[in-house]
Context: one part of a larger RNA
RNA sequence: GGAUGAACGUUUGCGGCGUGCUUAACACAUGCAAGUCGAGCGAAGCACUUAAGUUUGAUUCUUCGGAUGAAGACUUUUGUGACUGAGCGGCGGACGGGUGAGUAACGCGUGGGUAACCUGCCUCAUACAGGGGGAUAACAGUUAGAAAUGGCUGCUAAUACCGCAUAAGACCACAGUACUGCAUGGUACAGUGGUAAAAACUCCGGUGGUAUAAGAUGGACCCGCGUUGGAUUAGCUUGUUGGUGGGGUAACGGCCCACCAAGGCGACGAUCCAUAGCCGGCCUGAGAGGGUGAACGGCCACAUUGGGACUGAGACACGGCCCAGACUCCUACGGGAGGCAGCAGCGGGGAAUAUUGCACAAUGGGGGAAACCCUGAUGCAGCGACGCCGCGUGAAGGAAGAAGUAUCUCGGUAUGUAAACUUCUAUCAGCAGGGAAGAUAGUGACGGUACCUGACUAAGAAGCCCCGGCUAACUACGUGCCAGCAGCCGCGGUAAUACGUAGGGGGCAAGCGUUAUCC
Numbered sequence: 001g002g003a004u005g006a007a008c009g010u011u012u013g014c015g016g017c018g019u020g021c022u023u024a025a026c027a028c029a030u031g032c033a034a035g036u037c038g039a040g041c042g043a044a045g046c047a048c049u050u051a052a053g054u055u056u057g058a059u060u061c062u063u064c065g066g067a068u069g070a071a072g073a074c075u076u077u078u079g080u081g082a083c084u085g086a087g088c089g090g091c092g093g094a095c096g097g098g099u100g101a102g103u104a105a106c107g108c109g110u111g112g113g114u115a116a117c118c119u120g121c122c123u124c125a126u127a128c129a130g131g132g133g134g135a136u137a138a139c140a141g142u143u144a145g146a147a148a149u150g151g152c153u154g155c156u157a158a159u160a161c162c163g164c165a166u167a168a169g170a171c172c173a174c175a176g177u178a179c180u181g182c183a184u185g186g187u188a189c190a191g192u193g194g195u196a197a198a199a200a201c202u203c204c205g206g207u208g209g210u211a212u213a214a215g216a217u218g219g220a221c222c223c224g225c226g227u228u229g230g231a232u233u234a235g236c237u238u239g240u241u242g243g244u245g246g247g248g249u250a251a252c253g254g255c256c257c258a259c260c261a262a263g264g265c266g267a268c269g270a271u272c273c274a275u276a277g278c279c280g281g282c283c284u285g286a287g288a289g290g291g292u293g294a295a296c297g298g299c300c301a302c303a304u305u306g307g308g309a310c311u312g313a314g315a316c317a318c319g320g321c322c323c324a325g326a327c328u329c330c331u332a333c334g335g336g337a338g339g340c341a342g343c344a345g346c347g348g349g350g351a352a353u354a355u356u357g358c359a360c361a362a363u364g365g366g367g368g369a370a371a372c373c374c375u376g377a378u379g380c381a382g383c384g385a386c387g388c389c390g391c392g393u394g395a396a397g398g399a400a401g402a403a404g405u406a407u408c409u410c411g412g413u414a415u416g417u418a419a420a421c422u423u424c425u426a427u428c429a430g431c432a433g434g435g436a437a438g439a440u441a442g443u444g445a446c447g448g449u450a451c452c453u454g455a456c457u458a459a460g461a462a463g464c465c466c467c468g469g470c471u472a473a474c475u476a477c478g479u480g481c482c483a484g485c486a487g488c489c490g491c492g493g494u495a496a497u498a499c500g501u502a503g504g505g506g507g508c509a510a511g512c513g514u515u516a517u518c519c
Base pairs, nucleotide, nucleotide: 001519002518003517004516006515007514008513009512010511013391014390015389016388017387018386019384020383021349026347028345030344031343032342035091036090037089040088041087044084045083046081047080048079051076052075053074054073055072060067061066098302099301100300107227108226109225110224111223112222113221114220117219118218122215123214125212126211127210128209130164132162133161139154140153141152142151143150144149170195171194172193173192174191176189177188178187179186180185200207201206228274229273230272235265236264237263240262241261242260243259244258245257246256247255277299278298279297280296281292282291283290284289304325305324306323307322308321327338328337329336330335355381357380358379359378363377364375365374366373367372394424395423396422397421404415405414406413407412428460431454432453433452434451438446463508464507465506466505467504468489469488470487474503475502476501477500478499484491485490
């Protein structure tokens, strides 16, 4: 000198774009953050409606006996619905969002491999969808419990569940032929036996279902190289190293198991200890390099602590389940409930870091045929000079130079064209009028925002640090090794350009200076 997610002191006019718990992965009140589908299903409710019955009886006619029968209520019944909220069922809750505790590791980066693998939704292609069955929630009844939540009996549906049929193709077993590769092997063809499918809905336009194959996308595993410090850590290892056989997995493998052998790693630093998420990048530097890993993007890990599996194409699952621990809350003491490292917000810690805001209008995501619903992702707004950038706080003229102030050799000198005064202008702010794009039929949170126009007044808008040398900028007074200053050298003991105040000057400027850290 440059830089910062900064803090502190002081000052503060406006706008744009960014950015904002670096500390306690500390504990959390409250609200919201993942739902959706009635075009899969049954039942219930609500509204309307068809028909029948019961009841009530307005009006009209009347021979006063009666006839007529509007509107309403109840029961049963037919049908309809952009209707309602539970339940079964499907898809999605494995994405998106947060954090960096752990991890020195195939975790990450980079380059390869899989002849050792999986892949829902999507695209393309081929072949199909025949015929049956038994349940169960909801519901009803009953019952246990303070509650959370159940138990028993009975009824019912499905795109829920289970057999059967069919099998082009697929898979498995057996035994072949041909071609071929970097090893185990791979590909193609034909044979015999065996195994497993399906679901309907519809507004008639479609939407779905099953099997196989290919693609795309996403993932899994393996390998080469690279990846902090310490030897005041020198030996480490028994599933350890390898083999055979099995189990398990989508798949290879001590991944796991039985048996066998005694190996494997290490001064080219094993093991142990400490520290740390990694990278694209960012800062600095002419570069080499050094430092760093906030925001944005990619990967990884975690979700109160530890462990476990279930479901599923995908999890060993932040707002799922089970167990154990700590903590908090409810309790009728028998037992239960919870998990902000999602968005706000609260307490605490700290030098220090924001609103319990608006909207799904846009972009994107989930569900749905769609309408649409959900979305603290996201788009915006609020707060903070935290950073960067831009603008303003007026412009021109104006004295041999007012007053005041400072100084003085008392003559003067400085402040200083500075002010006053004259003329002019209106950026920003303020007032009034108009008023977008972002949206392709419709739909705008932002927002009457940006922007444009008009009128109006120099009005509302400057501070901070420094002045001994380094280093741009000097005098007076006070103090008297005191009070104090200080980045280094150093200054102060009676004329201090170094302390304090004033005048003047220098630098930067809505900032300025200090502290911390990096180059």
The prediction has a mean pLDDT of 83. Small-subunit ribosomal RNA, 5' domain from an uncultured bacterium, 519 nucleotides, folded computationally. The RNAcentral record of the full RNA draws on ENA, Greengenes and SILVA.